[in-house]
Background:
A computed fold for a 106-nucleotide RNA, annotated as TPP riboswitch aptamer (THI element). It matches the Rfam family "TPP riboswitch aptamer (THI element)". A reference for the family is Rodionov et al. (2002), "Comparative genomics of thiamin biosynthesis in procaryotes. New genes and regulatory mechanisms", J Biol Chem. Of the family's consensus pairs, 96% are formed in the model.

């Protein structure tokens, strides 16, 4: 003192779908399928916390997309669409490897 990996902080993005007669309840697939609190008669939705994924080498996630084949009851899954449009840190501390570079010795 480049670089490279790991763990932690801190900051930032994101999603919660399908089946079963369906609210409770159970099954599926996932990292996760909405724990808690709130505001609402309620449901939905919206807010805040939490889990949990991603943060530019970015397929987390979102448009296109009620998409297009093939499969499945339906999601899922397997290909395409896609070298496609869009997306949130060239943060920090620490350790580990690491390669230069200086100084001393023999």
């Nucleotide at each position: 003192u480049a670089g490279u990996c790991a763990u932690c902080c801190c900051c930032g993005g994101g999603g919660a779908g399908c089946c079963g007669a369906u609210a409770g309840c159970g099954g599926c697939u996932g990292a996760g399928a909405g724990g808690c609190g709130g505001u609402u008669c309620a449901c939905g939705a919206c807010c805040g916390c939490g889990a949990c994924c991603c943060g530019u080498a970015g397929a987390a996630c979102c448009u296109g997309a009620u998409c297009c084949c093939g499969u499945u009851c339906a999601c899922a899954c397997g290909g395409g669409c896609g070298u496609a449009g869009g997306g949130a840190g060239a943060g920090g501390a620490u350790g580990a490897c690491g390669g230069g570079c200086c100084a001393u010795c023999c």